Predicted 3D model of a 115-nucleotide RNA (Guanidine-I riboswitch aptamer) from a Rhodospirillales bacterium. Its mean pLDDT, the model's own confidence on a scale to 100, is 87. It was read from a public genome assembly, where an Rfam model found it. The source organism's lineage runs through Bacteria, Pseudomonadati, Pseudomonadota, Alphaproteobacteria and Rhodospirillales.
[in-house]
RNA sequence: GUCAUCUGCGUCUAGGGUUCCGACCGCUGCGGCGGUGACUGGUCCGAGAGUCGCAAUCCGGUUCCUCCCUCACGGGAAAGGGCCGGACACACGGAGGGACAAAAGCCCGGGAGGU
Numbered sequence: 001g002u003c004a005u006c007u008g009c010g011u012c013u014a015g016g017g018u019u020c021c022g023a024c025c026g027c028u029g030c031g032g033c034g035g036u037g038a039c040u041g042g043u044c045c046g047a048g049a050g051u052c053g054c055a056a057u058c059c060g061g062u063u064c065c066u067c068c069c070u071c072a073c074g075g076g077a078a079a080g081g082g083c084c085g086g087a088c089a090c091a092c093g094g095a096g097g098g099a100c101a102a103a104a105g106c107c108c109g110g111g112a113g114g115u
Stems, first nucleotide, its partner, number of pairs: 007055004012050001015045002020042002022039001023036005057087006064081003067076003090110001092113001096108003
């Protein structure tokens, strides 16, 4: 200097709106109907730069299996599998658009831009 990789899934939270439930207001033929999310809530959505965990990947160890040598005892090898340990960094960020009922830190997006 160049190239490649720095991943996926789930739990929860920050946050989010209002399809359903509930709440509140009004109406009612008492079966329900309508309105309100500047209604605390339940269901629901939900983080690249939040949490926890699982998996993948990478590095190392181990002879338990596989493998090589030996008539056998036994010896060897970290290539594949199993098991065990470790690594998994850093990260400022619009506007605008999109989906679901709708909105959002969701998706476009580790984008544009900035350093």